[in-house]
């Protein structure tokens, strides 16, 4: 210097002009009020105004209301071990398996390093499944082959009976693996090593590792099949919830009331009489529209620090500084210029200059911790390999 992998940071800057949304102050006009003051409109000034994911709403919490004796069943989720945390299905560290790559090595095996990755409890509780192919997919079995015996043949071939599972073949997977011995051929039949089971020792909090003894091997795979074991889980969500409360309609009460008016009875019509409804005024209570709050924070799971201490780390404690959008379907923007960054072209020996283009994903809505997904590019750090120079 190049390539690859891993981790982290940033997400354009400045100026001018024109806007948008809250907050505070202030001027002015209108209205209300005895006043203090308040409400609305129009201005002015000051200060504030998106993110690393604000997203998906997948997981866990705060908060709120409803439900709730206790326990069980059912259902859902999680699942190696230890730690962190308010909590988690998250994070950190460790163990084990797998993949890639590098080193040691002549090479293989083996050992070690780096990176990535795992739904990583139980298959000796039970049930079930294992397509196609294949003899056989779990009570083992025998297609080709190998071997022995008999029949047969001149000799083969062939037929019958038996042994075998080493070899071939099928399959994702074939009943421990490799080697030596052994045998008629074979076979854990015997032995060595590896694997596996049981027991014991040592190391480790543990997962597990390691060593020894022992067993000839029982127990193929699948639990992201049912299931078993352990642990956890009440539901709905800020449109939660709380407060104030208009018009209209309806409910309750009081007055008017020795009752305006309307209808019915009566009747040819009217008055009288009887009867039903009941105008109007005031009060009470519920709910709707609407408003306030919840609401964004100062006893906060708050932000920042190159600080101090503990810890391998996640994280914890201390110290110092800071307060940083909160409204309603909802503002946080646009244009121009200069600079920065990236790409392409041209000019120049060169430093560089000129022209053109690009500058992502996205968008707070009660709040917080995670995960996942989207994202133009730039920078920093670590590790591994290669090349060049000294």
């Nucleotide at each position: 210097c190049c390539u690859g992998c891993c981790g982290g940071a940033c997400a354009g800057g400045c100026a001018g002009c024109c806007g948008c949304c809250g907050c505070g102050g202030u001027g002015u006009g209108a209205c209300c009020g005895c006043a203090a003051g308040g409400u609305c409109g129009c201005g002015c000034c000051g200060g504030g105004g998106a993110g690393g994911a604000a997203a998906g709403u997948c997981c866990g919490g705060u908060c709120u209301c409803c439900a709730u004796a206790g326990g069980g069943c059912a259902g859902c989720a999680u699942g190696c071990c230890g730690g962190c945390u308010a909590a988690c299905g998250g994070c950190c560290g460790g163990g084990g398996g797998g993949a890639u790559u590098c080193g040691c090595u002549c090479a293989a095996a083996g050992c070690g390093g780096a990176u990535c990755u795992c739904a990583c409890g139980g298959a000796a509780a039970g049930u079930g499944c294992c397509a196609c192919a294949g003899a056989a997919a779990a009570u083992a079995u025998a297609c080709c082959g190998c071997c022995c015996g008999g029949c047969g043949u001149c000799a083969c071939a062939g037929c019958c009976g038996g042994g075998u599972a080493a070899g071939g073949g099928u399959g994702a997977a074939a009943a421990g693996g490799u080697g030596c011995g052994g045998u008629a051929a074979g076979a854990g039949c015997g032995c060595a090593c590896c694997g596996c089971g049981u027991c014991c020792g040592c190391g480790g909090c543990a997962a597990c590792g390691u060593g020894g003894a022992u067993g000839g091997c029982a127990g193929g795979g699948c639990a992201a099949a049912c299931c078993c074991c352990a642990u956890g889980c009440g539901g709905a969500g800020c449109a939660a919830g709380a407060c104030c409360a208009a018009a209209u309609a309806g409910g309750g009460g009081a007055g008017c009331a020795g009752g305006a008016g309307u209808g019915a009875c009566c009747c040819g019509c009217u008055c009288c009489g009887u009867u039903a409804c009941g105008a109007c005024u005031c009060c009470c209570g519920g709910g709707u529209a609407g408003g306030u709050u919840g609401c964004u924070g100062a006893u906060g799971a708050g932000c920042c620090g190159u600080c101090c201490g503990g810890g391998u780390a996640a994280c914890c404690g201390g110290c110092g500084g800071c307060c940083u959008a909160g409204a309603g379907g909802a503002a946080u923007g646009g244009c121009u210029g200069c600079c920065a960054c990236c790409c392409g072209g041209c000019c120049g020996c060169g430093a560089g200059g000129c022209c053109g283009g690009g500058c992502a994903c996205a968008g707070a809505a009660a709040c917080c911790g995670g995960c996942u997904u989207a994202u133009c590019g730039u920078c920093c750090g670590g590790c591994a390999g290669g090349c060049c120079c000294u």
Background
The RNA shown here (Bacterial RNase P class A) has 390 nucleotides and comes from a Bryobacteraceae bacterium. It matches the Rfam family "Bacterial RNase P class A". Rfam's curators write: Ribonuclease P (RNase P) is a ubiquitous endoribonuclease, found in archaea, bacteria and eukarya as well as chloroplasts and mitochondria. The coordinates come from a structure-prediction model, not an experiment, and the mean pLDDT is 76. It was read from a public genome assembly, where an Rfam model found it. NCBI's taxonomy places the organism under Bacteria, Pseudomonadati, Acidobacteriota, Bryobacterales, Bryobacteraceae.